RNA sequence: GUAGUUAAUUAAAUGGUUGCGUAGUGUCAAUACCGAAAGGUGACAUACGAGGAAAGUCCGGGCCCCAUAGAGCAAGGAUGCUUGAUAACGUCAAGUGAGGGUAACCUUAAGGAAAGUGCAACAGAAAAUAACCGCAAGAUUUAUCUUGUAAGGGUGAAAAGGCGAGGUAAGAGCUCACCGUAGGAAUAGUGAUAUUCCUAGCCGUGUAAACCCCAUCCGGAGCAACACCGAAGCUUGGAGGCUAAUGACUGCUCGUCACUCCUAAAUUUGGUGGCAUGAGAUAUAUAGCAAUAUAUGUACUAGAUAAAUGACCAUUCUCGACAGAACCCGGCUUAUAGAUUAACUACAUAA
Numbered sequence: 001g002u003a004g005u006u007a008a009u010u011a012a013a014u015g016g017u018u019g020c021g022u023a024g025u026g027u028c029a030a031u032a033c034c035g036a037a038a039g040g041u042g043a044c045a046u047a048c049g050a051g052g053a054a055a056g057u058c059c060g061g062g063c064c065c066c067a068u069a070g071a072g073c074a075a076g077g078a079u080g081c082u083u084g085a086u087a088a089c090g091u092c093a094a095g096u097g098a099g100g101g102u103a104a105c106c107u108u109a110a111g112g113a114a115a116g117u118g119c120a121a122c123a124g125a126a127a128a129u130a131a132c133c134g135c136a137a138g139a140u141u142u143a144u145c146u147u148g149u150a151a152g153g154g155u156g157a158a159a160a161g162g163c164g165a166g167g168u169a170a171g172a173g174c175u176c177a178c179c180g181u182a183g184g185a186a187u188a189g190u191g192a193u194a195u196u197c198c199u200a201g202c203c204g205u206g207u208a209a210a211c212c213c214c215a216u217c218c219g220g221a222g223c224a225a226c227a228c229c230g231a232a233g234c235u236u237g238g239a240g241g242c243u244a245a246u247g248a249c250u251g252c253u254c255g256u257c258a259c260u261c262c263u264a265a266a267u268u269u270g271g272u273g274g275c276a277u278g279a280g281a282u283a284u285a286u287a288g289c290a291a292u293a294u295a296u297g298u299a300c301u302a303g304a305u306a307a308a309u310g311a312c313c314a315u316u317c318u319c320g321a322c323a324g325a326a327c328c329c330g331g332c333u334u335a336u337a338g339a340u341u342a343a344c345u346a347c348a349u350a351a
Base pairs, nucleotide, nucleotide: 001347002346003345004344005343006342007341008340009339010338012316013315014314015313016312017311018310020049021048022047023046025045026044027043028042032041033040034039051322055333056332058331059330060329061328062327063222065220066219076218077217078216079215080214081095082094083093084092085091096110097108098107099106100105111213112212116211117210118207119206120205132153133152134149135148136147137146138145139144161179162178164176165175166174180202181200182199183198184197185196186195187194188193226273227272228271229270230269231268232267235264237262238261239260240259246258247257248256249255278300281298282297283296284295285294286293287292317320
């Protein structure tokens, strides 16, 4: 210098004029206005006012209501290598195994196939009852048959562990060495696992993001949760119903109903709270490879409710992408213009 890998920052900037929302912080104003009521409404100053993803609604919670409340079982669902972190997680950190890459690094739905069941189309002789071509031996009418074989060829994703040597009529774990597989031991490590040694010719391959087995975990619903206030009120209960009054069933008694008052109230509608101090942010120190934890300090940084931050002017240059909170938080996933920073890897060159 070029190419790459990993981790981060920013998300146009500055100034002026004017407009919008919140805060009851300060100074004024108001007894007025809106509304049936509950309740709500002003001016100026000051302070603050959308994101790294606010998106998706995929996980985990805080909070709230219901249920259970002595413990368990079944069904259903989720997770799945090890050790840590965390309020928790299917997240994060560090490792191990396997795969990819020259490498820095990246991916991982990574427990069990010797508990059982299922599946492997087509092709092929055959997917477990192996023999199409081939090889060897024998017979014989010279082109066929018999016996042996599974090393070579073909088919296929996969063919009775692989490779090399010996052996054989030709071959075969038939024998041996190495690799693989199964079992055992030692060493290192918290562990997953790694290395070495010993024994055995040795369960035919793959598939569990097929059923299943094993281990661990899981009550339901959600801020449109929930709480309170006002108005109306289907309907409930009580008193009266000639000791207010007037009627109906019915001519009389009892009773019932209309009706009046009090009470409870599904539902409808209006209003207030929930609603912004957080498992939060940030600086330093200590511990840790790290995720993070502890201690001390600093600051308070949106709360709308038909839905607030807009408009105009001027200047600058890197000429500006994806895109707007609605109870809150920790993650994951997806979209993303331009600019900037750090470390590492490979190649080339110069000193």
A computed fold for a 351-nucleotide RNA, annotated as Bacterial RNase P class A.
Its Rfam family is "Bacterial RNase P class A". The family's RNA type in Rfam is ribozyme.